[in-house]
SAM riboswitch aptamer (S box leader) from an uncultured Bacteroidota bacterium, 114 nucleotides, folded computationally. Rfam family: SAM riboswitch aptamer (S box leader). Rfam's curators write: The SAM riboswitch is found upstream of a number of genes which code for proteins involved in methionine or cysteine biosynthesis in Gram-positive bacteria. Of the family's consensus pairs, 94% are formed in the model. The prediction has a mean pLDDT of 78.
RNA sequence: CACUUAUCAAGAAAGGCAGAGGGUCAUGGCCCUGUGAAGCCUUAGCAACCUUUUCCCGGGGCACCGGGAAAAACAGGUGCUAACUCCAUCCUGAGCAAUCAGGACAGAUAAGUC
Numbered sequence: 001c002a003c004u005u006a007u008c009a010a011g012a013a014a015g016g017c018a019g020a021g022g023g024u025c026a027u028g029g030c031c032c033u034g035u036g037a038a039g040c041c042u043u044a045g046c047a048a049c050c051u052u053u054u055c056c057c058g059g060g061g062c063a064c065c066g067g068g069a070a071a072a073a074c075a076g077g078u079g080c081u082a083a084c085u086c087c088a089u090c091c092u093g094a095g096c097a098a099u100c101a102g103g104a105c106a107g108a109u110a111a112g113u114c
Base pairs, nucleotide, nucleotide: 002113003112004111005110006109007108008107013043014042015041016040017039021032022031023030026089027088028087029086044081045080046079049077050076051073052072053071054069055068056067057066058065059064085106090103091102092101093100094099
């Protein structure tokens, strides 16, 4: 980098350096931003994907392996800590319309495969 699966309406911030941009890209909106953006560092937190603990079922060459459930979070691997993935763009349906609902694509994160 590619592919597969799952999730994306909840949650959680301060300080230092820095210095003008940022919300993935494009377009259009709408926002954040010198009361200091991006980025980097420190600390803190959120969450529960992996992980850890307990219970149940099955297998076993008794080391473990597979599946399921619940609770928790001290430790470890990631991730995250404005706004639904900020909203729309494509398709379908409803509607006179404004608009609403669903889906796809794309994206993000995790686990796995080559």